[in-house]
């Protein structure tokens, strides 16, 4: 430090709009339901990543190397994913 298993949190399945689908009414377009996608608002989360302090290590003079602590750019708030970290097994 790479791969594979397995555990693995915290935060809206929140409104708006548009586009897909279904229903029903209907004669040209409405309503309702979904929540599949995209886009914006506001409100949170931090355990990818990034930056900041620097508690801690290091040969604690100088110098390094630094978090799970802080911001929340990014990233994330149903679910899949993804995920710091642990423990297994291989190179």
């Nucleotide at each position: 430090c790479g791969c594979g298993c397995g555990g693995g949190a915290g935060a809206g399945u929140u409104c708006g709009c548009c586009u897909g689908c279904c229903u029903u009414c209907u004669u040209a377009g409405a309503a309702g339901g979904u929540u599949a996608g995209g886009c914006g608002g506001c409100g949170c989360c931090g355990a990818a990543g990034g930056a900041g302090c620097a508690a801690c290590c290091g040969c604690c003079c100088c110098c390094g190397g630094a978090a799970u602590c802080u911001c929340u750019c990014a990233g994330g708030c149903u679910a899949c994913a993804g995920g710091a970290c642990c423990g297994c097994g291989c190179g």

The RNA shown here (Glycine riboswitch aptamer) has 91 nucleotides and comes from uncultured Sphingomicrobium sp.
Its mean pLDDT, the model's own confidence on a scale to 100, is 77.
It matches the Rfam family "Glycine riboswitch aptamer". About the family: This family represents the bacterial glycine riboswitch. Glycine riboswitches usually consist of two metabolite-binding aptamers domains with similar structures in tandem. The aptamers cooperatively bind glycine to regulate the expression of downstream genes. In Bacillus subtilis, this riboswitch is found upstream of the gcvT operon which controls glycine degradation.
Taxonomically the source falls in Sphingomicrobium (Bacteria, Pseudomonadati, Alphaproteobacteria, Sphingomonadales).